[in-house]
Context: one part of a larger RNA
RNA sequence: UGACGGGGGCUCGCACAAGCGGUGGAGCAUGUGGUUUAAUUCGAUGAUAAGCGAAGAACCUUACCUGGGCUUGAACGUACUAGUGACCGCUGGUGAAAGCCAGUUUCUCUUCGGAGCACUAUGCUAGGUGCUGCAUGGCUGUCGUCAGCUCGUGUUGUGAAAUGUUGGGUUAAGUCCCGUAACGAGCGCAACCCUUAUCCUAUGUUGCUAAUUAAGCUUCGGCUUAAAGAACUCUUAGGAAACUGUCUCGGUUAACGAGGAGGAAGGUGGGGAUGACGUCAAGUCCUCAUGGCCCUUAUGUCCAGGGCUACACACGUGCUACAAUGGGGUGUACAAAGGGAUGCAAGGCCGCGAGGUUAAGCAAAUCCCCCAAAACAUCUCCCAGUUCAGAUUGUACUCUGCAACCCGAGUGCAUGAAGUCGGAAUCGCUAGUAAUCACAGAUCAGCAUGCUGUGGUGAAUACGUUCUCGAGCCU
Repeated sequence: UGACGGGGGCUCGCACAAGCGGUGGAGCAUGUGGUUUAAUUCGAUGAUAAGCGAAGAACCUUACCUGGGCUUGAACGUACUAGUGACCGCUGGUGAAAGCCAGUUUCUCUUCGGAGCACUAUGCUAGGUGCUGCAUGGCUGUCGUCAGCUCGUGUUGUGAAAUGUUGGGUUAAGUCCCGUAACGAGCGCAACCCUUAUCCUAUGUUGCUAAUUAAGCUUCGGCUUAAAGAACUCUUAGGAAACUGUCUCGGUUAACGAGGAGGAAGGUGGGGAUGACGUCAAGUCCUCAUGGCCCUUAUGUCCAGGGCUACACACGUGCUACAAUGGGGUGUACAAAGGGAUGCAAGGCCGCGAGGUUAAGCAAAUCCCCCAAAACAUCUCCCAGUUCAGAUUGUACUCUGCAACCCGAGUGCAUGAAGUCGGAAUCGCUAGUAAUCACAGAUCAGCAUGCUGUGGUGAAUACGUUCUCGAGCCU
C1' cells in the first nucleotide's frame, strides 16, 4: 500500500422480510457422475459444469470400437527424370463396401527429332479432432452494468508512499454542489445508437373504407362487389415532444428532495445494445490461428457394421399430473411476430385419423403456412384412484429417408402403472412483471417437453433493514 476480521460507522442489491408460483416426493424427457462395455469419442465440474460445446448422433455427422483396405497418400503445385497414350467413361469377376484384378473405348499439333495435355512410378511440399489452455493469440464466463481504476504537474514524507479520489450534503452513479495543497486530465457513469409509448408532415399499393354513388342479395338489422376517396387504421421516411422547463414547500441564496399543474409520457418514461483497471495460471490447442513435443505402411486415410441411445444406483434442469378456479362434448370470438421455390400450399375428392391424391395461387403488406389457445355460452360428470392422470404394453397403420432391428416421429383401437400437493432443504419473480395460454423460427430429409422470439389473459406484496448472502465508501 493492499487483503482479511465470528471490529465499528454509513449505504445498496428479489439479499432478507411481505407475497405469488415452483423444485426436493411420482411418471417421463434431457444432461452429468458412477458402473458396465470391444467401444460406450472428447471437453465443461461450487457460485462461474451438468436441456452446457451440440441451432437437432438411424447411415453421414463421428473424433470411439471391431473387421477389411491404401501408403506421396483425400487437395494443389513442382522436378534431373522414366514409362504409357489419352482423360472421362463402359463391362465383367471378387467383395459387406472400400478396394483389388481383368477387358473394352479413346487425344491434339508436328519440321517426325519432339512438344502440349493426362495418367502411372520415383523425389519434394502432406496429414494428425495426437499432447501441453501451466508456452500462447483470439474469443468467452465471473465479480458486475458494481462505481470504480488511474495519470501529468504541484505539494508533503529520508523512503515505501500520500494528497488529488478524503470531509459536509446529494445521486442510480467518483452524479452534482460546497469546502479543501491541490489544479487539471484519461478509461469507466451518463449522453450520443436501436426499439416502444403521443402527435405533425409526406407517402398510398399488394394495405385502409368514414362519407357518397351504382349493382346484386336480404331474415329489412345489414352483407358482398365495383366506382370513388386520402378521412381513419397501417406501411416507412423526416420532424415535434420531457428539459426538474414551470408552481409550492424544504434545503447552505447550492446541488438536490417532496408534492402539484399541464401532458401521450415526469423526473434515467419502459426495454435493448453497450461490460473500465483488473481477479480466478478460470474455460477453450475439438471453431480458428500458433511455439514446443510426438506419430509417419500410422496416432494419417478409405469403407462396412457397431457404439456415442447400455443401467443396480446418485445428482442437476425440465415436461405432465395428482383434479371441480377441473375433465369431456357442442357452439362462438379476438393476436403479434416470423417463414416460404428441391419451398409454402388454398380448394375438391378419399380416409375415424396420422395422411393420401389432384391442384389454383404465391419469389409475397397481394398467395400460402393460419381455424390461435386459454376466454365466453351451454350440456354432462358429483369427489371416486374417478369420465382425474396418462406411463407401460399389444395390435393395425402413416410419413421421411438407400435404409427406422439395435435407434425416428406421428395416428387409430385396446391396455390403464405410479401419483391424492411432496421431509430436511432450496429456487425464481417488484408490473404488463409473476403466473397461465397458445403461435412462430433457427438447426433440419425426418425428429423439440430444449433454445430463441411473439402476442393473449393478467395478479399479490414490499412495515422495514434487526438477521442471512453479496457488494461499495470511510475507519
Small-subunit ribosomal RNA, 3' major domain from an uncultured prokaryote, 475 nucleotides, folded computationally.
The coordinates come from a structure-prediction model, not an experiment, and the mean pLDDT is 84.